[in-house]
Molecule: transfer RNA
Organism: bacterium
RNA sequence: GGGGAAGUGGUGUAGCCUGGUCCAACACGCCGCCCUGUCACGGCGGAGACCGCGGGUUCAAAUCCCGUCUUCCCCGCCA
Numbered sequence: 001g002g003g004g005a006a007g008u009g010g011u012g013u014a015g016c017c018u019g020g021u022c023c024a025a026c027a028c029g030c031c032g033c034c035c036u037g038u039c040a041c042g043g044c045g046g047a048g049a050c051c052g053c054g055g056g057u058u059c060a061a062a063u064c065c066c067g068u069c070u071u072c073c074c075c076g077c078c079a
Base pairs, nucleotide, nucleotide: 001075002074003073004072005071006070007069010028011027012026013025020059030046031045032044033043034042052068053067054066055065056064
C1' cells in the first nucleotide's frame, strides 16, 4: 500500500443480509420490593445504549451508500 472482519447500556452478544411492527432484544451485572432466621438461590419491577464519528439516499436508517477513526486478520513492499 491492497483486501477483509469487528465497533450496539457497565460487560458479553443478537438484530444488519431482505429499511417500517426496533425511541432497540437477551444474558450477566446494578437498584428496589417479595421470599428467607441471615446470605445465596428464586420471583416481580426498575434504571441504563438515539447503535464508533461525520455525511448522503429515503416518507422512514442500528440496517443501504460514501468518507473517516480504532482494533484484529490476510496479502504485498522495504529492510